[in-house]
Background: A computed fold for a 61-nucleotide RNA from a Pseudomonadota bacterium, annotated as Fluoride riboswitch aptamer (crcB RNA motif). Model confidence (mean pLDDT): 79 of 100. Its Rfam family is "Fluoride riboswitch aptamer (crcB RNA motif)". A reference for the family is Baker et al. (2012), "Widespread genetic switches and toxicity resistance proteins for fluoride", Science. The sequence was found by an Rfam model in a public genome assembly.
RNA sequence: CGUCGGUCCGGGGAUGGAGUUCCCCGUAACCGCCAUACCGGCUGAUGACUCCUGCCGCGUC
Numbered sequence: 001c002g003u004c005g006g007u008c009c010g011g012g013g014a015u016g017g018a019g020u021u022c023c024c025c026g027u028a029a030c031c032g033c034c035a036u037a038c039c040g041g042c043u044g045a046u047g048a049c050u051c052c053u054g055c056c057g058c059g060u061c
Base pairs, nucleotide, nucleotide: 009026010025011024012023013022016052017051018050019049020048021047032042033041034040
């Protein structure tokens, strides 16, 4: 200096907050999909589940 393993701690998982759980990372994890010469098209506030907020659609008062 590099690699592997363990522990503690911290961080991340396509736009907000909280709880539970799973996975990943140690300066990395992560930074959505399709099509494309040009013009364009699609899903979702979750990694997953639940709740709240926001957004969209329908109905009622």

NCBI's taxonomy places the organism under Bacteria, Pseudomonadati, Pseudomonadota.